Molecule: Lysine riboswitch aptamer
Organism: sheep gut metagenome
């Protein structure tokens, strides 16, 4: 050193399918407000329509109300950097251009795993994602004790790591 084979546990992620919970897109209606509204979230470009205020459009109330995307249970597959963020860089979607949002993938970096919680980000919200402490675990590694092939306890490290089992050197 290299291959191939496992382990960690409320363990990871897909699909499908029920459940529960979440009040936003939207229409209605009504007080304010504004003069311009629409064309995908913004921004120019360009086209289109209103300007009769009995119009458009925005805030805020009030009353209806999806779909997506989260959670959470079963079932099933992949599986143990499982995967999950961060930078960045193709692509795909949109496009008349230019930013952003969502997918795919590709490169470099972080995180052992799970519970919970404080800031932070996000989200209409329910949630979600991130770092931190606290706590549980597994794995080595160091010290100590025992009835010592191993067990128990303290205390660190990080998965580019542990174990095992071939093979080279």
């Nucleotide at each position: 050193c290299a291959a191939u084979a496992g382990a960690g546990g409320u363990g990871c992620g897909g699909a499908c399918a029920g459940c529960a919970g979440g009040g936003u897109a939207c229409c209605c209606g009504u007080c304010c407000g504004a003069c311009c509204g629409g064309c995908a979230g913004g921004g120019c470009a360009g086209c289109c329509g209103g300007a009769a205020c009995c119009g458009u459009c925005g805030u805020g109330c009030g009353g209806g109300a999806a779909a997506g995307g989260g959670g959470u249970u079963g079932u099933u597959c992949g599986c143990c950097g499982a995967a999950g963020g961060a930078a960045u860089c193709g692509g795909a979607c949109c496009c008349g251009c230019c930013c952003g949002a969502u997918c795919c993938g590709g490169u470099u970096u972080c995180u052992g795993g799970c519970g919970c919680u404080g800031c932070c980000g996000u989200g209409u919200a329910a949630g979600c994602g991130g770092c931190g402490a606290c706590g549980c675990u597994g794995u080595c590694a160091u010290g100590u004790u025992c009835a010592a092939g191993g067990a128990g306890c303290a205390u660190g490290g990080a998965g580019c790591g542990c174990u095992a089992u071939u093979g080279g050197u």